[in-house]
RNA sequence: UGCCCGAAAAGGCUAACUCACUGCGAAGUGGGGGCGCAAAGCUAUGGAUCUGGUCACCCAGAUUGCCAGGCUGCCGAA
Numbered sequence: 001u002g003c004c005c006g007a008a009a010a011g012g013c014u015a016a017c018u019c020a021c022u023g024c025g026a027a028g029u030g031g032g033g034g035c036g037c038a039a040a041g042c043u044a045u046g047g048a049u050c051u052g053g054u055c056a057c058c059c060a061g062a063u064u065g066c067c068a069g070g071c072u073g074c075c076g077a078a
């Protein structure tokens, strides 16, 4: 120094719930909040779940804090 790995510190993200707004809806954005996260950063590519439609194997969507894949990345004890 790199990889596996994850102690500490700094910084980061922000579940449930709640307030406001947007959306038919799944949900989203912002404030509060605190269960957690070393990729809980980005990406709907595969699966999964969910919503709307004439409920269909079709169409249009939502979720990356469900699991994989791809791209990128902070710190450094054992």
Base pairs, nucleotide, nucleotide: 005076006075012037013036017032018031019030020029021028022027035065041071042070043069045068046067047066048063049062050061051060052059053058
About this RNA
Predicted 3D model of a 78-nucleotide RNA (c-di-GMP-I riboswitch aptamer) from an uncultured Anaerolineaceae bacterium. The sequence was found by an Rfam model in a public genome assembly. The model forms 95% of the base pairs in the Rfam consensus. Model confidence (mean pLDDT): 84 of 100.